[in-house]
Record summary: Predicted 3D model of a 127-nucleotide RNA (c-di-AMP riboswitch aptamer (ydaO/yuaA leader)) from Defluviitalea raffinosedens.
RNA sequence: UAAUUGCAUACGCUGAAUUCUUUUAGAAGCGGGGGAACCAAUUUUUUGGGGCGAAUUCCGUAAGGAUAGGAUAAUUCUUUCAGUCCGAGCCCGGCAGCUAACUCCGUAGGCGUUGAAAGGAGAUAUU
Repeated sequence: UAAUUGCAUACGCUGAAUUCUUUUAGAAGCGGGGGAACCAAUUUUUUGGGGCGAAUUCCGUAAGGAUAGGAUAAUUCUUUCAGUCCGAGCCCGGCAGCUAACUCCGUAGGCGUUGAAAGGAGAUAUU
């Protein structure tokens, strides 16, 4: 000097996954499921069906290739172009359309930066 690792703090990204308290746990906020009438559907049957999620579909013996779609700090939101990346997994258990009242559940995990243009909102400083 450079790289790697561990711990602490700060700033951020993905995501609903944050804040507070009297901290066994409970609230608020955010998020998801079930559940009438009306409407829709009448089409399902061990050939299942359904939910969360961006993560669906096609080709291929496989490896893998493509793709719907999604993400991408420098106040913040939205849009456009290009670049890069993802395009998984888990759950219910034969059963669920929408759905007011009502009711149940979650509030994790994993990570560390990309450039340009346009518009709106807000903040700071100076005069």
Lineage of the source: Bacteria > Bacillati > Bacillota > Lachnospirales > Defluviitalea. The coordinates come from a structure-prediction model, not an experiment, and the mean pLDDT is 80.